[in-house]
RNA sequence: CACAGAGUAGAAGUUUGUGCGUAAAGUGUCCUUUGAACGGGGAGUUGUCAAGGGAACGAAAGUCGCAGGACUGCGGUACAGACUUCGCAUCCCACUGUU
Numbered sequence: 001c002a003c004a005g006a007g008u009a010g011a012a013g014u015u016u017g018u019g020c021g022u023a024a025a026g027u028g029u030c031c032u033u034u035g036a037a038c039g040g041g042g043a044g045u046u047g048u049c050a051a052g053g054g055a056a057c058g059a060a061a062g063u064c065g066c067a068g069g070a071c072u073g074c075g076g077u078a079c080a081g082a083c084u085u086c087g088c089a090u091c092c093c094a095c096u097g098u099u
Stems, first nucleotide, its partner, number of pairs: 002098004010086010020075003029055008040093004061072004
């Protein structure tokens, strides 16, 4: 000098538990504002995530009970655990190996 590699935050899927909704919130889509995070160090996006505002779209209920409600379902539902897979947008440096 060149080539290869390791490692994180996290992401996705499956599953379990506890909730929420089923009187439609949430999820998903689009626009907008603000903020945050992004291998050990630095930089960091038109990408990612979160929160606020706006727009359009939009659903699976059933059974039991006098009733409060309960149970079984349903929802691209929330959070947590387990397992599996993937894994710094990109650039520079450092680390390991080879030449």
Predicted 3D model of a 99-nucleotide RNA (THF (Tetrahydrofolate) riboswitch aptamer). The prediction has a mean pLDDT of 75. Of the family's consensus pairs, 83% are formed in the model. Its Rfam family is "THF (Tetrahydrofolate) riboswitch aptamer". Rfam links the family to the GO term tetrahydrofolate metabolic process.